[in-house]
Order: sequence, then C1' cells, then structure tokens
RNA sequence: AGACACCGCUAGGGGUGCGCCAGGCUGAGAGUUCUUCCUUGGAAGAGCGACCCUUGGAACCUGAACUCGGUAAUACGAGCGGAGGGAAGCGGCAAGCCUGCCAA
Repeated sequence: AGACACCGCUAGGGGUGCGCCAGGCUGAGAGUUCUUCCUUGGAAGAGCGACCCUUGGAACCUGAACUCGGUAAUACGAGCGGAGGGAAGCGGCAAGCCUGCCAA
C1' cells in the first nucleotide's frame, strides 16, 4: 500500500412449512395488513416487519412427489454439488489475517 474480515449508509435478492389443528413442532426466519378472483371456503398478488443472503454468491430456485439419516408429520443433517441458475455500490478501519514493495 492492497485485498479479505469487521463496521456504517443506501440499494437489491429470497423463503414463509408441517400437524394429533391443542396458547402444538422444527428452524436464522413459518409474522401482519390489504387487494383481486371464484363463491362460502379456497386460490393468487401486493405492502410492511423480522430473519438470511448479495458474485471470494449453498440465501434461495431447478433437479425433486430425489437418495440416506431423522420426525407424529414437516422441519433439520448429509448426499445430489469440481450440476445449472441466482441479487451491489460507496465510505470507514490498517489494531486482526494474507500478499506485495521500501527501509533498518
């Protein structure tokens, strides 16, 4: 000195399940409000909030009504995955890690 980590500001991406439907379960997160359609009970969309993630990208989607473990069931863990997609800029910091240069 640079970059990474970390911090700040702004912007963006994502999911919102299962159930024995009981002030239940798992998880970082399963929340809330509104609108539309069909018509009486469902579906779709939008906003806000929280959480996670933003190319050094496994947040999340496809594969997938997948495989193994696991659960009441989802979840969750591993595989899949040296597969394919997938959303960023600025500033601070130089005490931390790494790299380069200079001096002693």

Model confidence (mean pLDDT): 77 of 100. This is a predicted structure of a 104-nucleotide RNA (TPP riboswitch aptamer (THI element)) from a Dehalococcoidales bacterium. It matches the Rfam family "TPP riboswitch aptamer (THI element)". A reference for the family is Miranda-Rios et al. (2001), "A conserved RNA structure (thi box) is involved in regulation of thiamin biosynthetic gene expression in bacteria", Proc Natl Acad Sci U S A. The sequence was found by an Rfam model in a public genome assembly.